[in-house]
Context: one part of a larger RNA
RNA sequence: UGCACAGGGUGGAUGCCUAGGCACGGACCGGCGAUGAAGGACGUGGCAAGCUGCGAUAAGCCUCGGUAAGCUGCAAGCAAGCUUUGACCCGGGGAUGUCCGAAUGGGGAAACCCGGCGGGAGCAAUCCCGUCACUCUGCGGAGAGCCAACCCAGGGAACUGAAACAUCUAAGUACCUGGAGGAAAAGAAAUCAAUUGAGAUUCCCGUAGUAGCGGCGAGCGAACUGGGAAUAGCCCAAACCGUUUUAUCUUCGGAUGAAACGGGGUUGUAGGGCGCACAAUAAAGUCGACCGGAAUUGAUAACCGAACUGAGUUGGAAAGCUCGGCCAUAGAAGGUGAUAGCCCUGUAAGUGAAAUCGGUGACGGCGGCGAGUGCGUUCCUGAGUACGGCGGGACACGUGGAACCCUGCUGGAAUCUGGGUGGACCAUCAUCCAAGGCUAAAUACUACUGAACGACCGAUAGCGAACUAGUACCGUGAGGGAAAGGUGAAAAGAACCCCGAGAGGGGAAUGAAAUAGACCCUAAAACCGUGUGUCU
Repeated sequence: UGCACAGGGUGGAUGCCUAGGCACGGACCGGCGAUGAAGGACGUGGCAAGCUGCGAUAAGCCUCGGUAAGCUGCAAGCAAGCUUUGACCCGGGGAUGUCCGAAUGGGGAAACCCGGCGGGAGCAAUCCCGUCACUCUGCGGAGAGCCAACCCAGGGAACUGAAACAUCUAAGUACCUGGAGGAAAAGAAAUCAAUUGAGAUUCCCGUAGUAGCGGCGAGCGAACUGGGAAUAGCCCAAACCGUUUUAUCUUCGGAUGAAACGGGGUUGUAGGGCGCACAAUAAAGUCGACCGGAAUUGAUAACCGAACUGAGUUGGAAAGCUCGGCCAUAGAAGGUGAUAGCCCUGUAAGUGAAAUCGGUGACGGCGGCGAGUGCGUUCCUGAGUACGGCGGGACACGUGGAACCCUGCUGGAAUCUGGGUGGACCAUCAUCCAAGGCUAAAUACUACUGAACGACCGAUAGCGAACUAGUACCGUGAGGGAAAGGUGAAAAGAACCCCGAGAGGGGAAUGAAAUAGACCCUAAAACCGUGUGUCU
């Protein structure tokens, strides 16, 4: 030195665990902000670096409820206190709330600097309180900024696929911008259908990967009928009548025009206006998406809550095992010295609110409908509109036979004997009434809140983050971005003695265990010593 065995060091795999994550559906909520938000800076504790809380009233102040014996956060200790005259804690409401930040008196390199005006304190220096940005406005007020996804609108790629690539695709996706709501958008037929009819919109199933579109390539991809979810319909403009103001004309009687307001009126088997005639006379009733609101119900603390502290046994410890008993609208779960229906917290069932907020909502108010028929008249029924042409876009539809829808340019109607549509176009037929507006529900999403669940993870996993984590650290910056969990049932965290400067160790003591000793559960391998044996 090698080998074998034994026993260590180092190291932190593995096993077990979970305080944290992940995913899913359902419920709730769906906003906050000039009454100063979101997010921060700086402060704030008797001792106080970090986190948490709070704001010069600063781990807090007041009040109303709940609860009940302890309390002064994480977090020990010392000190000093509070508390049955109810502290701490939980919930409702309120007060305070520095400075920055939309930031708003002006400025500014955020958390800083410098002012005006009014009031107040002070001898004064100076200080305190209030107020002073901009835009819109009907002068009352409103807006702005932030926020996960969902929604609508204005813009709008490329990689990629086509086995290259240009039309095409990816995709109206990503992304940018604007706007809104708890949903948004859409919506009461100038819609479909097909000779029977349907009857706003939205969503789902299905029609159907069909009909089609397509360098007829890659690919794209409907609709009608049908079945469901949910259902709700309305208001203007105009004709005409009236009022007010005003302009022009005037024979001063008024006429004509304009504007605003009120009435009227709202549709396609056309409807309405006006005139005449008839009926009726105004209510019964009915409806409402508007306002108030008795009552009731829910949210935000809680309360009550059954049954063994039975025996024996092992053990450090019983909840294990053996035997016996009991409850159950409760045998969900967690904890307790191992595995507990009956020990604790709970669970089932039941109960509960001073205060604030929400749902339903009797009833009341307000408003709508109820409120017509016939004849005549031909007054009205949304104009740079419909429609045509050119160029685009959007429709599943790439210019195609290309309708329908939108419109940049250009031209440009009709008025019910009217007009649009039915996939070029024409006729016939059918159907609907554009060029104004509103509208709940069924639908989408999940930041936040609470409950529950998992053939989800278990510390190199699961969120980047189980721990002072978007921290430390890196970067001028945009930005990038970690590592790091486990003594024990209980600190009972090792008094005392010995070696040592200490660190560390040996005894002693605690403990079931100390090779559980804080570098602490288990403790593999690599790697490094030690002892014994043996080979050379």